The RNA shown here (Bacterial large signal recognition particle RNA) has 265 nucleotides and comes from a Thermoleophilia bacterium. A source record names the gene ffs. Model confidence (mean pLDDT): 76 of 100. Lineage of the source: Bacteria > Bacillati > Actinomycetota > Thermoleophilia. It matches the Rfam family "Bacterial large signal recognition particle RNA". By type it is a non-coding RNA gene. Gene Ontology terms of the family: SRP-dependent cotranslational protein targeting to membrane, signal sequence recognition and signal recognition particle, plasma membrane targeting.

RNA sequence: CCGUGCUAGGUGGGGAGGUAGCGGUGCCCUGUACCCGCAAUCCGCUGCAGCGGGACUGAAUCCCCACCCGAGGAGCGGACCUGUGAGGACAUGCCGCCGUCAAGUGGCGUUGAGGACCAGGUCCCACGCAAUGGGAAUCCGUGAACCGGGUCAGGACCGGGAGGUAGCAGCCCUAAGCGGACCCUUCCAUGUGCCGUGGGGAAGCUUGGUCUGAGUCGGCUGGCGGUGGGCGCUUGGAGGCCCGUCUUCGACGGUGGGUGCACGG
Numbered sequence: 001c002c003g004u005g006c007u008a009g010g011u012g013g014g015g016a017g018g019u020a021g022c023g024g025u026g027c028c029c030u031g032u033a034c035c036c037g038c039a040a041u042c043c044g045c046u047g048c049a050g051c052g053g054g055a056c057u058g059a060a061u062c063c064c065c066a067c068c069c070g071a072g073g074a075g076c077g078g079a080c081c082u083g084u085g086a087g088g089a090c091a092u093g094c095c096g097c098c099g100u101c102a103a104g105u106g107g108c109g110u111u112g113a114g115g116a117c118c119a120g121g122u123c124c125c126a127c128g129c130a131a132u133g134g135g136a137a138u139c140c141g142u143g144a145a146c147c148g149g150g151u152c153a154g155g156a157c158c159g160g161g162a163g164g165u166a167g168c169a170g171c172c173c174u175a176a177g178c179g180g181a182c183c184c185u186u187c188c189a190u191g192u193g194c195c196g197u198g199g200g201g202a203a204g205c206u207u208g209g210u211c212u213g214a215g216u217c218g219g220c221u222g223g224c225g226g227u228g229g230g231c232g233c234u235u236g237g238a239g240g241c242c243c244g245u246c247u248u249c250g251a252c253g254g255u256g257g258g259u260g261c262a263c264g265g
Stems, first nucleotide, its partner, number of pairs: 001265006009057003012030004020046005034054005063258006072249004076244003080240003084236004093231002095228007103221003106217003114212009123200006129193002131190006138181005148173004156165003
């Protein structure tokens, strides 16, 4: 140096959390890396490693050590943003709201702004008409065992007789009432009406007409005034995001070094 067979080792690691501490299960990072069972008010350990069982690989790309790099996590500090508790301020600034001005801008305006006058509407009152609803009246039908009417067979009563009297049933009629029709008449009512007539009418709005003839509105910016005290200020705490010659741990990767045994040639 080569070959064969083995062994130590390896078949993932790390951060935060948790723990007396450590490893694991759960979360996150790295990136690809055997399998099965177990584990949170948990499992195991007192340490080169979770415990138990199995499989593969195996002295090097792969195992071990040191250094570098540095994904990512944690801590600390700082800036900014968004909520929130307490305090202070009402001077200034920002913001919200209200009023006012009309400089800028914009809308409307000689196809006439704004104003003045006249008439009407919107509003109120009265009446009418219509509509709707209700009542009455009208017409039709029905409608009384007796206590309504007429006629009253039969029968009854009075009478010597002639005759007379009351009168049930039936038939006819009718009152109150009941039912229907009709809108011809009348009365009442109204959360009714693009309806009519008359009267009233402060302001506004609106329609039309006449006159005049250039403004007017206040959306945005701005000025002024008022108001709130929401920000801005101090302080406590929470969340988000970013930063750091900061501290700490540190995966992946890189560099250097280290590590066997037996047999045969």